[in-house]
RNA sequence: GCGGCUGUGGUGAAAUCGGUAAACACGCCAGGUUCAGGGCCUGGUGGGCGCAAGCCCUUGAAGGUUCAAGUCCUUUCAGCCGCA
Numbered sequence: 001g002c003g004g005c006u007g008u009g010g011u012g013a014a015a016u017c018g019g020u021a022a023a024c025a026c027g028c029c030a031g032g033u034u035c036a037g038g039g040c041c042u043g044g045u046g047g048g049c050g051c052a053a054g055c056c057c058u059u060g061a062a063g064g065u066u067c068a069a070g071u072c073c074u075u076u077c078a079g080c081c082g083c084a
Stems, first nucleotide, its partner, number of pairs: 001083007010026003019067001027045007046057004060076005
């Protein structure tokens, strides 16, 4: 230099033919149980703003196509594998 694969909440990850993102598990927070801790049970849990209702943002980054993009196209970054 060329080709291929991968990149999604705090972590591992799901998402069918493009149909409106995060299921499930872990972790974390609160409560119950316990003398206490662990374990177990119940509820909650992406980020920002807001008293609240609610609003805005989020799939490595930037652009494009589309009514609609994690998914398609272009460029680019990082990691891994192969070729030279």